c-di-GMP-I riboswitch aptamer from a soil metagenome, 76 nucleotides, folded computationally. The sequence is in RNAcentral, with records from MGnify. The coordinates come from a structure-prediction model, not an experiment, and the mean pLDDT is 85.

């Protein structure tokens, strides 16, 4: 110094996002999705099983899920 849950207002089909109160926690919880997880709506496809079900395509969301990059004041 930041600020999870939850409250409240706004946006957003939705994951969620900003703003306020409000402090679980964090030594980068300051920044970037570039790898791997999760989530989300849409499309498209698969079944002795049609399902809250499985793959895939692109798009989104999370940096407080992990990595990885990158920046960072002062003092001893």
């Nucleotide at each position: 110094g930041c600020a999870a849950a939850c409250c409240c207002g706004u946006c957003g089909c939705g994951a969620g996002a900003c703003g306020g109160g409000g402090a679980c926690g964090c030594a980068a919880a300051g920044c970037c999705u570039c790898c791997g997880g999760u989530c989300c709506a849409c499309c498209g496809g698969c079944c002795a099983c049609c399902g809250u079900g499985c793959c895939g395509a692109g798009g989104g969301a999370u940096a407080g899920c992990g990595g990885g990059g990158u920046u960072g004041c002062c003092g001893a």